Record summary: A computed fold for a 74-nucleotide RNA from an Ignavibacteria bacterium, annotated as transfer RNA. Lineage of the source: Bacteria > Pseudomonadati > Ignavibacteriota > Ignavibacteria. Its mean pLDDT, the model's own confidence on a scale to 100, is 81. The RNAcentral record of the sequence draws on ENA.

RNA sequence: GGGCCCAUAGCUCAGUUGGUUAGAGCGGCUGACUCAUAAUCAGUAGGUCGGUGGUUCAAGCCCAUCUGGGCCCA
Numbered sequence: 001g002g003g004c005c006c007a008u009a010g011c012u013c014a015g016u017u018g019g020u021u022a023g024a025g026c027g028g029c030u031g032a033c034u035c036a037u038a039a040u041c042a043g044u045a046g047g048u049c050g051g052u053g054g055u056u057c058a059a060g061c062c063c064a065u066c067u068g069g070g071c072c073c074a
Base pairs, nucleotide, nucleotide: 001073002072003071004070005069006068007067010026011025012024013023019057028044029043030042031041032040050066051065052064053063054062
C1' cells in the first nucleotide's frame, strides 16, 4: 500500500426481505422464601444500535467516509 470481517445494555450475543414497542442470557437493584447465606421464584432499572453524512414516507438493517479492533496479501 491492497483486500476481508467485526462494533447493539456492565459482559456475551440475537435482531429474518427496511416497517407496528430494540430483545435474550448472565450480571445489578428490590421483594418473597430461610435462623442466615446460597439456590429458586416474582418484580425492576439500564441502549440516543462506534462517529458524521446520504438514500427513503420510514434505517440497528442500505450507501459513502472516518475511528477503533481482528485476519490475510504485498